[in-house]
Order: sequence, then C1' cells, then structure tokens
RNA sequence: CCUGCGCACCGCUCCAUCGCUUCGUUCCGUCCCGGUGCAGACCGGGAGGGGCGGAGAGGAAAGUCCGGGCAGCAUAGGGUACCGUGCUUCCUAACGGGAAGGGGCGUCGCUGGCGACGGCGGCGUUACGGAAAGUGCAACAGAGAACAGACCGCCCCGGUCCUGAGCUUGUCGAAGGAUCGGGGUAAGGGUGAAACGGUGGGGUAAGAGCCCACCGCGUGGGCAGUGAUGUCCGCGGCGAGGUAAACCCCACGGGCUGAAAGACCAAAUAAGCCAGGGCUUGAGGGCGGCCCGUCCGAUCCUGGCGGGUAGGUCGAACGAGGUGUCGCGUGAGCGGCAUCCCAGAUAAAUGAUGGAGCCCAUUCGUCCCGGCGCAAGCCGGUAGGAGGGGACAGGACCCGGCUUACAGGUGCGCAGGUACU
Repeated sequence: CCUGCGCACCGCUCCAUCGCUUCGUUCCGUCCCGGUGCAGACCGGGAGGGGCGGAGAGGAAAGUCCGGGCAGCAUAGGGUACCGUGCUUCCUAACGGGAAGGGGCGUCGCUGGCGACGGCGGCGUUACGGAAAGUGCAACAGAGAACAGACCGCCCCGGUCCUGAGCUUGUCGAAGGAUCGGGGUAAGGGUGAAACGGUGGGGUAAGAGCCCACCGCGUGGGCAGUGAUGUCCGCGGCGAGGUAAACCCCACGGGCUGAAAGACCAAAUAAGCCAGGGCUUGAGGGCGGCCCGUCCGAUCCUGGCGGGUAGGUCGAACGAGGUGUCGCGUGAGCGGCAUCCCAGAUAAAUGAUGGAGCCCAUUCGUCCCGGCGCAAGCCGGUAGGAGGGGACAGGACCCGGCUUACAGGUGCGCAGGUACU
C1' cells in the first nucleotide's frame, strides 16, 4: 500500500428571503360560553390577533420480535395445559440482551510423536442441560445399523483333479493351482453419511483387548479456580454408537389489556316501553384456556324497540434522562462532581426559493512527474473542465434490546498478500 472480516462514529455545510408548529410571558375599545349583579361592570374559561424570549425528529423514528416502566382489571392465590429460555460467572429494572471466560468443531502458523494423536498461539463458529428414564427415526446400499454381522478375503482339516522340484526312477513325491465339504476369524478389502473403540508392538494356524504401552472410555481421589472446567495420581480390559431447532425428561421463568390504556368535568335525554331471569338459599360478571379457590354484585343482568350526547381538560414527557470530567473495574458497566431541559401534534408542524461551498462516481485532461519501450507510443498521477448523484428514511405513552434498510466519508482491531529498509 492492497484485499477480506469485524466494530464505532458522521451522514451534507453556510448565507439570504418568505413560511410552519409548539412552550413561556405580556398586550388587545375583537368574538363566544358560564357565574355574580337592578344596571354599569367584575371574575373565570376558551377561540383569534400582536410584541418579547425559548425549542422543533432517527440511528434506525421502520418491523411489532423480546423485556420492562406506567394505567386499569385488582386486595390477587394454588394447580393443570400451553409457551419461552438452556455451558459458567458477572452487568442490567429486566430480557431470548450485553461483557468476560470455559468446552466442542473447523482453520492458519510453529512444534512433539513410529503412529493413533498431541502442545503453544491466533482466527472463525457454536440452537452449548439430558441418549445409562422411555418411545421414535436413519431411505437406498450393505453380511450386518446397537447388546448386529460374514459379501470378498485370510487360516486349518479332509476328498477329487491338474502340474511335477527332487531322488532311491516309482501305485515315491515337496511346493503350487482348481474345486467340493467342514471348522476358525472379524485384523485387511468392499457397501454406506455412519460399521460395536483407535495406533504401535507382541502373540497366533490365521486373527481378535487375547496380552502390553499410549490415546480414548468408566471409576475413586488430590490440587487450582467463585464457577464452567483444567491438571495430576490410582484402579478397571472396558457391550452400552448417532439423532432431542424428533416426541420426551430435568431446571428456571411466564396474569391480561394497552394511551383507541385510563381519569376528571360539562351538557342533554325518556333510568322510557316490552319479554325473560334474579334479588344474599346469589341471576350475572372479573381473575389468559380449564379446574379449585376467591372477589364484585341488586332502581340488577340478558334480548328487542325507541330517544339523547359524542364537547372540553388531563394522561403528555424531569426521565432506569443527556453532556463533560474524575475515580473503580480486563470488560459490559458502576459511583462522585458539575452542567443542561433537548417535539408534544390529534388528520397530524420543521418547508420552499436563490447563491456559494463540500463529498462521490463517470468522462475529457495542460505544464510536469513516474513506469514500460530502440522508437512511435502506451499506462498511471495531475491544475482544471463537463454533465450527473448526495443514501435509508419521519414521532404519537415512554424506555432498554434484537432484526431489517442505508449513496458516501472517517477511525480502530484482526488475518492474508505485495514492496522497501
């Protein structure tokens, strides 16, 4: 310097003119409503207008996937079904989130070993509790797919046939081959995604944990660590593979609704009519589905007919808040101090125009610089010019995460490559 991966931040800037929404304050011989009052007028609320001052979208506001705060049910329990999570520790209000670490798998570099297989370091990935509680599944191929199995092979014995080294020259006969039958074997080969521990050696007729060493597995302990785990020593030849984002088992967790949640005020009408049920021995309703249990409940509940109103205020942004700095911690984060208030609409506001600049890609490209070339010339850079582009995208109760989208720019970390020193 280039490429790849990961993370964080910015994501158009400035000036001018006109315009929009909202908050605070103040003014108005403007309008409306209510109250007091004989009236003049006063008080309160709202609409509208003016002055002054302040503020005006996002990293994702998106998705509606998780977790909560808040409000109501409501004083709110037990069980079952269903759902979610799933290595350890820590952070957090909490989470299916985040940080650090551990194990498995893969890969790169160096390295030990005959080999199986290890050691150190880095990177990536992980839906990472349990297969000795049970059930299921693994097509086809294959002898055989979980307390399995002999296809090809290998070995031994016997029969038949072929061949015939050798010599004592024969109804002798080694070794070899073919074939049939019996027995042994699971080391070699094959099938398969996967074959009932693996490597090396001994042993054997040939083989096999048959025996030994090592690795693996099971098991009893020691040491280190908060822990997941790691490591060391001893014992045992050791049937107990895979799959649980298959059913299942284990541990932990889970009430619902959602600002159109909810609260208050005002106004108006006909608490009107009919039918059924009920009135504390409880109709009906609430508690996610169901059961138990519990609570509310009488001018009540359900159905039909008919009538009135649908206006206003709050919820509404002071927060698990932002920024700066210091300290603690490997880190996520936590604490102290200082400072700031950063939208609040209700059919929904922040825009339009003009100018200048900046960034990006394409194209043209002066003097000049570098490389290749004998040269002509080619490639790259370059002041500058031309037209083009400037992303994804907009609150509606709030906050912490996850996921998805994003023109371009800046910085950091890791891996590989190239060049120079």